[in-house]
RNA sequence: GCCCCUGUCGUCUAACGGUUAGGACAUCAGCCUUUCAAGCUGGAAACGGGAGUUCAACUCUCCCCAGGGGCG
Numbered sequence: 001g002c003c004c005c006u007g008u009c010g011u012c013u014a015a016c017g018g019u020u021a022g023g024a025c026a027u028c029a030g031c032c033u034u035u036c037a038a039g040c041u042g043g044a045a046a047c048g049g050g051a052g053u054u055c056a057a058c059u060c061u062c063c064c065c066a067g068g069g070g071c072g
Stems, first nucleotide, its partner, number of pairs: 001071007010025004018055001027043005048064005
């Protein structure tokens, strides 16, 4: 330098172009308990950045950024 793949709550992981962006763990609050743990209930928390296509983009296209792999 070229090619391919990946990027979503703190972590891991879902989501036919039309979902309130879901789940698990973690975290916070409450309940329970003499207390802790466990258990139960509830809450907060995310689409890497920018353009384009579209009535509508996490999803499709292009560029950039970051990470991984292959070739030279």
Notes
A computed fold for a 72-nucleotide RNA from a Pseudomonadota bacterium, annotated as transfer RNA. The RNAcentral record of the sequence draws on ENA. Taxonomically the source falls in Pseudomonadota (Bacteria, Pseudomonadati). It matches the Rfam family "tRNA". Clan: tRNA clan.